Annotation
This is a predicted structure of a 123-nucleotide RNA (Glycine riboswitch aptamer) from Catenulispora acidiphila. Model confidence (mean pLDDT): 78 of 100. The model forms 89% of the base pairs in the Rfam consensus. RNAcentral holds the sequence, with entries from Rfam and Ribocentre. It matches the Rfam family "Glycine riboswitch aptamer". Gene Ontology term of the family: glycine biosynthetic process.

RNA sequence: CAACUCUGGAAAGCAGGGCUGAGCUGGAGUGCAGCCCUCACCGACGGUGUAAGCCGCCGGGUCGGACAGGUGCGCCUGCCCGCCCGCGGUGAAACUCUCAGGUUCCAUGACAGAGGGGGAGGA
Numbered sequence: 001c002a003a004c005u006c007u008g009g010a011a012a013g014c015a016g017g018g019c020u021g022a023g024c025u026g027g028a029g030u031g032c033a034g035c036c037c038u039c040a041c042c043g044a045c046g047g048u049g050u051a052a053g054c055c056g057c058c059g060g061g062u063c064g065g066a067c068a069g070g071u072g073c074g075c076c077u078g079c080c081c082g083c084c085c086g087c088g089g090u091g092a093a094a095c096u097c098u099c100a101g102g103u104u105c106c107a108u109g110a111c112a113g114a115g116g117g118g119g120a121g122g123a
Stems, first nucleotide, its partner, number of pairs: 001118001004115005013039001015038007023030002040103003046099001047097001049095001053090005059085003063082003067078004
């Protein structure tokens, strides 16, 4: 470091409708499972967005400094560096969006603890 095993581990609809399937029933029907649609909702598989910082800019500055030239000795011009602003890039999360996923229990599940092995690196 990534797996494996064990353990802990949240939120939100037992919503409405349709189709299919296997049951139960003499039948009407009834619940169950899967899929689809509608509305409402959740954030903790995954995914989107981003703060400082860092990088870049033939962008701007009544800012600071070094150097060179000019000067009426007050400064002016050029160039470079820094600083500030602007723009662009990069940029984390349990933040954010809700695409995906999910919404009784079970299950899933970021993350965390333990275990024995494995891989990589350092002294």